[in-house]
């Protein structure tokens, strides 16, 4: 220089003018007015986890169905998130992937191809007998080697056999067992067994661990007009109905008048300073924690963050080396934090690995 692996970041700058929500101070003719200070993101997104907080349920239980999880050791308020480390597959390497507990609880499946998919099997082929028309048939061994497929009751070399087979040795794989490391997954040795135990749990299933339910439109408080409800009090004159046999006019619907209450609109809290962030110190290989020195902090409810100019940065095109024009990823709060996931024009830094030059 080229190629390529990790990891972190930023994601227009400044400056003047107008407007726009929110806080605090004055002022006020109560209609506002002036200052001064803050105002979108790295995902504010999707709403998939895990939590605060609220409220409903409850026996502060226990057990079943559901549903998630799933190597180990840590981090965290907690987690399906992170660190770090095993084990396994990929990659020449830096590294990257891995739904990674149980296949001697149990049931279930292994499609096509194959003679044969687990109570294995024998096409082709190898050997041996017998018969031969010499091409081969038949009966019996065998599973070394061919063929099939994802997977064929261990591989590999050797011995040994009629061929051949853990038959039988050796190293390798498996089994359980004893020794050593490690906190652990796990790693290494070492004698034996002599192969018997094949996969599939992103199939039932079985451990093991967590989980009551609903969500800020949660919830809390103030609360009208207008219909309605409920007391107590007063009319009975006037249209009308019901009960007490009738009278009296009693008592009920019925008319006013006070008063209470509960619901709506509509208003207030819940709301943002908090398991808070950055930057520094310290501890830790790291996630992270500790310290506080410093600096930092959006709260809208038809719901603000916005519009101009100017100089500078970046893309892009054009004339031509001075200028002219054009453009601005993905996006945008609504209870609040901690992840995880998608999207995103360009740009920046720092680590590693492999090639080729030069020193």
């Nucleotide at each position: 220089g080229c190629g390529g692996g990790g990891g972190g970041c930023c994601g227009g700058a400044u400056g003047g003018c107008c407007g726009c929500g929110g806080g605090c101070g004055c002022c006020u003719u109560c209609g506002g007015g002036c200052g001064c200070c803050c105002g979108a993101g790295g995902a504010a997104a999707g709403u998939c986890c895990g939590g605060a907080c609220u409220c409903c349920a409850c026996g502060a239980a226990g057990a079943g169905a559901c549903g998630g999880c799933g190597g180990c050791g840590g981090g965290u308020a907690a987690c399906g998130c992170c660190c770090g480390c095993c084990c396994g597959g990929c990659g020449a390497g830096a590294g990257c992937c891995g739904a990674g507990g149980g296949a001697c609880a149990g049931c279930g499946c292994c499609a096509c191809a194959g003679a044969g998919a687990u109570c294995a099997g024998a096409c082709c082929g190898c050997c041996c007998a017998u018969g031969u028309c010499c091409g081969c048939a038949u009966g019996g061994g065998u599973a070394a080697g061919g063929g099939u497929g994802a997977a064929a009751c261990g591989g590999u070399g050797g011995g040994g056999u009629a061929a051949g087979g853990g038959c039988c040795c050796a190293c390798c794989g498996c089994g359980g067992c004893c020794c050593g490391g490690g906190c652990g997954a796990c790693c290494g040795g070492g004698a034996c067994g002599g192969c018997a135990c094949g996969g599939c749990a992103a199939g039932c299933c079985c451990c093991g661990c967590c989980g009551g339910g609903a969500g800020c439109a949660a919830c809390g408080c103030c609360g009208a007009a207008u219909a309605g409800g409920g007391a107590u009090c007063c009319c009975g004159c006037a249209c009308g109905g019901g009960c007490g046999c009738u009278u009296c006019g009693g008592c009920c619907c019925g008319g006013g008048a006070u008063c209470c209450g509960g619901g709506u609109a509509g208003g207030c809290g819940g709301c943002u300073c908090g398991a808070g962030c950055g930057c520094c110190c310290c501890g830790g290989c790291g996630a992270c924690g500790g310290g506080u020195g410093c600096g930092c902090c959006a709260g809208a409810u038809g719901a603000a963050u916005g519009g101009c100019c100017a100089u500078c940065g970046c893309c892009c095109c054009c004339c031509u080396c001075g200028g002219g024009g054009g453009g601005a990823a993905c996006a945008g709060a609504a209870u609040c934090c901690g992840g995880c996931u998608u999207a995103c024009a360009g740009g920046c830094c720092c680590c590693c690995c492999g090639c080729g030059c030069a020193c």